Source information:
Two RNAs folded together computationally: RNase P RNA and transfer RNA, 460 nucleotides in total.

RNA sequence: UGAGUAAGCCGGGUGGUCGCGGGUUCCGGUGCAAACCGGAGCCUGAGGAAAGUCCGAGCUCCACAGGGCAGGGUGCUGGGUAAUCCCCAGUGGGGGCGACCCCAAGGAAAGUGCCACAGAAACAGACCGCCCGGUAGCGGCGUCGCCUGGACGCAGCGGUGGUCGGGGCGCCGGCGCCGGGCAAGGGUGGAAAGGUGAGGUAAGAGCUCACCAGCGGCGCGAGUGAUCCGCCGGCUCGGUAAACCCCACCUGGAGCAAGACCGAAUAGGGGAACAAGGGAGUGGCCCGCUCCGUUCCCGGGUAAGGUCGCUUGAGGCGUCAGGCAACUGUCGUCCCAGAUAGAUGACCACCCUCGACAGAACUCGGCUUACAGGCUUGCUCAACCG
RNA sequence: CGGGACGUAGCGCAGCCUGGUAGCGCACUACCUUGGGGUGGUAGGGGUCGCCGGUUCAAAUCCGGCCGUUCCGA
Numbered sequence: 001u002g003a004g005u006a007a008g009c010c011g012g013g014u015g016g017u018c019g020c021g022g023g024u025u026c027c028g029g030u031g032c033a034a035a036c037c038g039g040a041g042c043c044u045g046a047g048g049a050a051a052g053u054c055c056g057a058g059c060u061c062c063a064c065a066g067g068g069c070a071g072g073g074u075g076c077u078g079g080g081u082a083a084u085c086c087c088c089a090g091u092g093g094g095g096g097c098g099a100c101c102c103c104a105a106g107g108a109a110a111g112u113g114c115c116a117c118a119g120a121a122a123c124a125g126a127c128c129g130c131c132c133g134g135u136a137g138c139g140g141c142g143u144c145g146c147c148u149g150g151a152c153g154c155a156g157c158g159g160u161g162g163u164c165g166g167g168g169c170g171c172c173g174g175c176g177c178c179g180g181g182c183a184a185g186g187g188u189g190g191a192a193a194g195g196u197g198a199g200g201u202a203a204g205a206g207c208u209c210a211c212c213a214g215c216g217g218c219g220c221g222a223g224u225g226a227u228c229c230g231c232c233g234g235c236u237c238g239g240u241a242a243a244c245c246c247c248a249c250c251u252g253g254a255g256c257a258a259g260a261c262c263g264a265a266u267a268g269g270g271g272a273a274c275a276a277g278g279g280a281g282u283g284g285c286c287c288g289c290u291c292c293g294u295u296c297c298c299g300g301g302u303a304a305g306g307u308c309g310c311u312u313g314a315g316g317c318g319u320c321a322g323g324c325a326a327c328u329g330u331c332g333u334c335c336c337a338g339a340u341a342g343a344u345g346a347c348c349a350c351c352c353u354c355g356a357c358a359g360a361a362c363u364c365g366g367c368u369u370a371c372a373g374g375c376u377u378g379c380u381c382a383a384c385c386g
Numbered sequence: 387c388g389g390g391a392c393g394u395a396g397c398g399c400a401g402c403c404u405g406g407u408a409g410c411g412c413a414c415u416a417c418c419u420u421g422g423g424g425u426g427g428u429a430g431g432g433g434u435c436g437c438c439g440g441u442u443c444a445a446a447u448c449c450g451g452c453c454g455u456u457c458c459g460a
Base pairs, nucleotide, nucleotide: 001382002381003380004379005378006377007376008375009374010373012351013350014349015348016347017346018345020045021044022043023042024041025040026039027038028037029036030035047357051368052367054366055365056364057363058362059255060254061253062252066287067286068285069284071251072250073249074248075247076090077089078088079087080086091105092103093102094101095100106246107245111244112243113240114239115238127186128185129182130181131180132179133178134177135176137175138173139172140171141170142169143168146167147166148165149164152161153160154159194212195211196210197209198208199207213236214235215233216232217231218230219229221228222227259308260307261306262305269298270297271296272295273294274293278292279291280290281289315334316333317332318331320329321328322327352355387459388458389457390456391455392454393453396412397411398410399409406443414430415429416428417427418426436452437451438450439449440448
């Protein structure tokens, strides 16, 4: 200098004028009062994601959330936390030259299911192949001191020789068939019976051996543990659990339109049906608990009422202490939106790198997703210079 | 604000639970039938299975994250 990696931070600024929401002080008005209305001053007023609503909690109601079944969730180990599917530190596996990054990572040796097509076989097997034995079939060779016969020769009417063909016997096999052994090789497939090499064998094979991978056992081994290390044993068992399932742990439901109070109303009435056991709360079922006659029809009434919940909270910042860290504790300091048709805006001036994604609605801790541009720090690799 | 369902051809829907071939009706195209059109018949075309990742040999289907549509709650 270039490329990269990890962590953290910022998210236009300053000033002026006007406007809007909330709080507070003062003044004026109404009112017995509480309070309300108007005006003025002061203070304050969106985010790192306020978003998605994906997890976990607080809070509220249903029983103080109880028992069982079903269902759901989580899934290496240890720790952090109010809690978590989050975070930190490690283990194992994978990727990268490296800094570093990624992993839903229990069990397939409890059982069941599935593994399309191809292939002999997908969980237990033999298509091609290799080897051994048998053979009456087929083929080849040899022999005839056996049999038979056509042509031909000799001889001569008795026969004899005979290349060759058929038959018999024997031997052989790059053939076939039968019986057996093997799983090395070929082929199929995403996946094929541990891998590589050597020995061994009729051919082969963990059959034997060396190394590697897995599994099992052992160690007063190391570590809280996951796991690692060492030795021993030929034990070699397919994949899939984000298929059912098994194991361990966790788990009641609903949600601020929860819910509480005030005001108003649900009144009162008529009819029908079912009732000592039934119905509702209770939104998977049973038990339990609580409450009560229940359901339907006719007829009648109310209109997006007000207050609280509503922002001081597992809160922010700083210091010190503990811890590798997440985080926790002590002390000090600060108050930082709370609307209910819903405020957070407009204009002017100056400056810069000319400004992205986007806006609270009960609250908080995480995760995920969107995001112009910029800043800081640690580390890695490559090239060059000293 | 809170809660649920859905997304597959131009339109309306199956298939997803239990993973291997995407199918049905209407519509569309060509031909036959008709003097012509309709109807009818025969044949055919048309699919990023909303998008992006993951699990798996293999994903419309299983899991996660986004996007969109729609319904319910005073």
The prediction has a mean pLDDT of 76.